[in-house]
RNA sequence: UUUUGAAAAAGGCAAAGCUGGAGUGAUCCAGUGACGCAAAGCUACAGGGCCUCAAACAGAGGCAGCCAGUUGCCACU
Numbered sequence: 001u002u003u004u005g006a007a008a009a010a011g012g013c014a015a016a017g018c019u020g021g022a023g024u025g026a027u028c029c030a031g032u033g034a035c036g037c038a039a040a041g042c043u044a045c046a047g048g049g050c051c052u053c054a055a056a057c058a059g060a061g062g063c064a065g066c067c068a069g070u071u072g073c074c075a076c077u
Base pairs, nucleotide, nucleotide: 004075005074012037013036017032018031019030020029021028022027035065041070042069043068047067048066049063050062051061052060053059
């Protein structure tokens, strides 16, 4: 440096539900909780996709725990 994630160590994240709050909504924040995760770190006009508001268009917004892009711990090879 590349591939891989069997075993292990150190540490990390936190689904659903519940409580409180923000929002028309998708959804988000805090607490609790632990289904899972080797990128469940980061990136949302300028990749794809999905969702919401809007009669529709225009437009605005959300999702990274869908794929993707990018950086990276440990171990093994």